A computed fold for an 83-nucleotide RNA from a Rhodospirillaceae bacterium, annotated as c-di-GMP-I riboswitch aptamer.
């Protein structure tokens, strides 16, 4: 140094729900709180899912220039060190 990841150490992050704020919504933040994570650090670049404010449609609906990185894949950075 590449890979790999334990029942090591040091520290991290934080689902569900519950409360402020922002948002038409998805959601986002901040508090609290832990399901669970070795990249659950960062990026919407593939495929996926969510919402539809506008706009189309006029009925049901369509539809991302809005999202989710805790859905898979992919870039990117980066802590420790048994096998």
């Nucleotide at each position: 140094c590449c890979a790999c990841g334990a029942u090591a150490a040091c520290g991290g992050c934080a689902a569900a729900c519950c409360g402020g704020c922002g948002g038409a919504a998805a959601c986002g933040u901040c508090g609290g709180g832990a399901c669970g994570c070795a990249a659950a650090g960062c990026c919407a670049c593939c495929g996926g899912c969510c919402u539809a404010a506008g706009g189309c449609a006029a009925u049901c609906g369509c539809u991302a220039g809005g999202g989710c990185a805790g859905c898979g894949g992919g870039g990117u950075u980066a802590c420790c060190g048994a096998a």
The organism belongs to Rhodospirillaceae, within Bacteria. Its mean pLDDT, the model's own confidence on a scale to 100, is 92.